[in-house]
Context: one part of a larger RNA
RNA sequence: UGAACGCUACCUACCGCGCUAACACGUGCGAUUCGAGGGGCAGCACGGACUAAUCUUGCUUCUUCUGAUGGCCACCGGCGCACCGCUGCGUAGCGCGUUUCAGAACUGCUUCAUACUCCCGGAUAGCCUUGCUUAAGUAAGAUUAAUACCCGAUGUUGGUAUGUUGCCGCAUGAUGAUGUACCCAAAGAUUUAUCGUCCUGAGAUGGCCAUGCGUCCGAUUAGGUAGUACGCCGCGUAACGGCCCACCUACCCAUCGAUCGAUAAGGGUUCUGAGAGGAACGUCCCCCAUACUGGAACUGAACCUCGGUCCAGACUCCUACGGGAGGAAGCAGUGAGGAAUAUUGGUCCAUGGACGCAAGUCUGAAUCAGCCAAGUAGCGUGCAGGAUGACGGCCCUCUGGGUUGUCAACGUGCUUUUAUUUGGGAAUAAAAAAGAUGACGUGUCCUCGGUUGUAUGUACCUUCAGAAAAAGGACCGGCUAAUUCCGUGCCGGCCCCCGCGGUAAUACGGAAGGUCCAUUCGUUCUCC
Numbered sequence: 001u002g003a004a005c006g007c008u009a010c011c012u013a014c015c016g017c018g019c020u021a022a023c024a025c026g027u028g029c030g031a032u033u034c035g036a037g038g039g040g041c042a043g044c045a046c047g048g049a050c051u052a053a054u055c056u057u058g059c060u061u062c063u064u065c066u067g068a069u070g071g072c073c074a075c076c077g078g079c080g081c082a083c084c085g086c087u088g089c090g091u092a093g094c095g096c097g098u099u100u101c102a103g104a105a106c107u108g109c110u111u112c113a114u115a116c117u118c119c120c121g122g123a124u125a126g127c128c129u130u131g132c133u134u135a136a137g138u139a140a141g142a143u144u145a146a147u148a149c150c151c152g153a154u155g156u157u158g159g160u161a162u163g164u165u166g167c168c169g170c171a172u173g174a175u176g177a178u179g180u181a182c183c184c185a186a187a188g189a190u191u192u193a194u195c196g197u198c199c200u201g202a203g204a205u206g207g208c209c210a211u212g213c214g215u216c217c218g219a220u221u222a223g224g225u226a227g228u229a230c231g232c233c234g235c236g237u238a239a240c241g242g243c244c245c246a247c248c249u250a251c252c253c254a255u256c257g258a259u260c261g262a263u264a265a266g267g268g269u270u271c272u273g274a275g276a277g278g279a280a281c282g283u284c285c286c287c288c289a290u291a292c293u294g295g296a297a298c299u300g301a302a303c304c305u306c307g308g309u310c311c312a313g314a315c316u317c318c319u320a321c322g323g324g325a326g327g328a329a330g331c332a333g334u335g336a337g338g339a340a341u342a343u344u345g346g347u348c349c350a351u352g353g354a355c356g357c358a359a360g361u362c363u364g365a366a367u368c369a370g371c372c373a374a375g376u377a378g379c380g381u382g383c384a385g386g387a388u389g390a391c392g393g394c395c396c397u398c399u400g401g402g403u404u405g406u407c408a409a410c411g412u413g414c415u416u417u418u419a420u421u422u423g424g425g426a427a428u429a430a431a432a433a434a435g436a437u438g439a440c441g442u443g444u445c446c447u448c449g450g451u452u453g454u455a456u457g458u459a460c461c462u463u464c465a466g467a468a469a470a471a472g473g474a475c476c477g478g479c480u481a482a483u484u485c486c487g488u489g490c491c492g493g494c495c496c497c498c499g500c501g502g503u504a505a506u507a508c509g510g511a512a513g514g515u516c517c518a519u520u521c522g523u524u525c526u527c528c
Stems, first nucleotide, its partner, number of pairs: 003524004011378004016372001023335003027332003033078002037076002040072002044070002047066003052061002087289002095215004100210001103208001106206001110203004118152001121149001128141005158183009168173001188195003217261002223253002228250002231247001234244001266286003269280004292313005315326004343369001345368003351365001352363004382414003385410001392404005418469001423461002428455001435448002438445003472517005477498002483512005493500002
């Protein structure tokens, strides 16, 4: 150190967990929302009408009809789906990092300001009818609505063209005033309080483009280039530009390393080191690129779009053989490959996002829980007394002594963290929110405010009992802290290196003792 393997393992918190095949994927979920835009009514609830039953009014039940109401599958329409999430294939590039901008230009939602919202029309989905089809799906007819589509009107501070004129600038030019001609807009909804629609200008935010410098290895790669280099008429673009096209010139790059080949996303950061440096880019943040492989555009403010479309290819699946369906480098999960990397879990409570006036709905983003000593930190496995220096083990110069060692034992004393038992029990959430009141004065603020907790009966606190339930791994010839005996006899074995072993091995194997770390300890890969 994103580690793996071997031995071992009480608890808690934080953090991390497909580095290999960008290999192939069964199943579920991951992007919806708005009925305060619209026509409608399949299902649910409710109201109304009608029929029938219990003797009867009524209640109740039943049959049929009804969109009137709540609401709403599918449908038209609006916004979103370009965010979030994943991966690192490609890329040696203005890709990234930093710099310069008086850039040739865009910007949905949002903020401020200005002016307005007039008059019409024809369709189409759905529903209905009739077909084709195994399926996926699809055709024709009739009919209907809109904040869908659309003719016309109005129209500047907008656009285009063309005049007059002021002022500023190093140049292309910048910025005002004024005249003429032509062109361009809109949509309504309802619970009446609001929410929207449209033109133009300014901001904010986000993106686009250009630019100086920096950015790995190879010369056993020395010449490379033909839209190539410049100009000019144009196309195209939001915009500049050989971006593209026609024509003219023949340039342009290169030993200060072009071209070619190899490798690789880049940075903030991280590791190491006294520093200078060297190495790495996993988690988190910024940026880039990709979405089975290759190509293309549509829609849109923005994509050439992971969970959209079209074409081609490989692969998988269905088929009635005519034809169709699919894309986990989203979250779980499976196979394969590998030394190796987790649950087909809970919740939208909080934070954030989409839609909505709001209530709210959706959200595998996120947050929680589960698995794993992978790492970091914390805590414990007891403390004190106790020498007949006990028994046993090991060693020796062996009637004895040394060492293990206050270690142990002890009807000795103390403590109870943590685990177990008992009882209580959060914060995270009120700063949000329907609604009410007041203030300023039209969307904010003050005060009140029913209600809302996934994790969770969790954390934490309390309580009973009892030393009780909790220590291992490697090493001991030198490097290198720590030695003796027995066995073996160049055998069996050890070893990073030097080396050890051929009968007294501090180096092999065992024992006793010791040393170093410690819920870890060793070995191995890689970096300094």